[in-house]
RNA sequence: AUAGAGGCGCGGACGUCAAGAGUACCGCGCGGUGUAAGGUGUUCGCAGCACCGUUGCCGCGUGAGAAAGGGGCUGCCGCCGAAGACGGGCGAGGCGAAGUCCGUCUGGUUAUGCGCAUAAGAUGCGUAUGACUGUCGCGUUUGCGGAGAGCUAU
Repeated sequence: AUAGAGGCGCGGACGUCAAGAGUACCGCGCGGUGUAAGGUGUUCGCAGCACCGUUGCCGCGUGAGAAAGGGGCUGCCGCCGAAGACGGGCGAGGCGAAGUCCGUCUGGUUAUGCGCAUAAGAUGCGUAUGACUGUCGCGUUUGCGGAGAGCUAU
């Protein structure tokens, strides 16, 4: 350099499902509250007062009833530093996001505790401990140690 392997492996868009939520919005009814148009009563008339009441706001009941952001899963596509997290730079304008570049960390999966994010008990990230798994080294009856800047083949 090229080709490969790891397995509940990684990423993506679509589809679907749960949650969001019987929530928001809308209709109808009722109640409360405030009130200027207007009306009614009182008056000979006006003012004032009382009542009704349009519109507004709040609450309750009822009918109908979402979506976004965040997730799970089947198949599909792209892959095996796959990818993810954190920090910094660049960026179109004030701030940010996407994107991109650099640095640091993590072999992969998983369970539990804690912390953070989240509407969330979903899920993600970080961290501690344990289990499983691939890989290399040392030992070889068991075991111990390392890290992807690794491992196998050419």
A computed fold for a 154-nucleotide RNA from a pig gut metagenome, annotated as Lysine riboswitch aptamer. The coordinates come from a structure-prediction model, not an experiment, and the mean pLDDT is 76. Its Rfam family is "Lysine riboswitch aptamer". Gene Ontology term of the family: lysine biosynthetic process. Rfam describes the family as follows. Riboswitches are metabolite binding domains within certain messenger RNAs that serve as precision sensors for their corresponding targets. Of the family's consensus pairs, 100% are formed in the model.